[in-house]
Context: one part of a larger RNA
RNA sequence: UUGGGCUUAAAGCGUUUGUAGGCUGCUUAGUGUGUUUAGUGUUAAAUCUUGAAGCUUAACUUCAAUAUUGCAUUGAAAACUAUUAGGCUUGAAUAUUAUAGGGGUAAAGGGAAUUCUUAGUGUAGCGGUGAAAUGCAUAGAUAUUAGGAAGAACACCAAUGGCGAAAGCACUUUACUAGGUUAAUUAUUGACGCUGAGAAACGAGAGCUAAGGGAGCAAAUUGGAUUAGAUACCCAAGUAGUCUUAGCAGUAAAUGGUGGCAAUUAAGUGGAGCAUUUUUGUUCUGCUGUAGUGAAAACGUUAAAUUGCCCGCCUGGGGAGUAUGCUUGCAAAAGUGAAACUC
Repeated sequence: UUGGGCUUAAAGCGUUUGUAGGCUGCUUAGUGUGUUUAGUGUUAAAUCUUGAAGCUUAACUUCAAUAUUGCAUUGAAAACUAUUAGGCUUGAAUAUUAUAGGGGUAAAGGGAAUUCUUAGUGUAGCGGUGAAAUGCAUAGAUAUUAGGAAGAACACCAAUGGCGAAAGCACUUUACUAGGUUAAUUAUUGACGCUGAGAAACGAGAGCUAAGGGAGCAAAUUGGAUUAGAUACCCAAGUAGUCUUAGCAGUAAAUGGUGGCAAUUAAGUGGAGCAUUUUUGUUCUGCUGUAGUGAAAACGUUAAAUUGCCCGCCUGGGGAGUAUGCUUGCAAAAGUGAAACUC
């Protein structure tokens, strides 16, 4: 390379948009790019293959034929492919009227709790644990009543529920804004589509830079315990951080461990939205399960079934996501990514 694979054995980029490229509805006519076909030229000889002949046979030699898959040129065919000029509406998209939603951004408001603080009541403990101690408290704590301040998070509703490309999104209200779904034998465009190397955008948490903020929690750190020791688990404290704004970073078991799109293939039963006329239709989300698939577990119209198109990735374990080089970054690091050697 041919071939085989990617839920769990190695393997689906974290997600999306989209350039080149690849692939691509129905139909009419032309052209004749690919395609098919016929002729001609060329494709040296030897060799190879087949059939004969000659050395007593064989090897060997000689003769004939095929082949020389190709290229060029002339003619023909027109289904498919390509292309040119038209047409169509079922793919795709748009409009109108409806509709569900923690989709996004910004602003304003709210109550409970916590901590601190002021004042009152009140007196000797509180706190914590397996048991304790460190700690707090007669300079009046804990408890309790009333007032004030601050920051962060939004109980119940709440769900096997909803929305979003993913990350993710939940107190209430308002403004701005994006996407989805359904119905109309509705209207419009008329293949405008699918995928997508590079590229761009978004991307939890931790981390970094600058300015704020700092209630609670809490890496580091300190003390008390435990223990043979205890740089831990438990307890008392506690700084970064956690929060806001503007940037950087670009990784996760970023998981459905399952790339996207389209078509086909039993049923049953929950939930959510729209339409409807009982019955159903349609979109999404669960469970059971037939055919089928699978090494099995299991999957099974939300496929891991049967097919097509496009992209990404895999090729024994370790060495190693290391070394080196390059690119990016303030750094931390990220991306790309071997080999020797060894089993």
RNAcentral holds the full RNA, with entries from ENA and SILVA. The part of an RNA shown here (small-subunit ribosomal RNA, central domain) has 343 nucleotides and comes from Trachelomonas sp. Silo092803-I1. The coordinates come from a structure-prediction model, not an experiment, and the mean pLDDT is 88.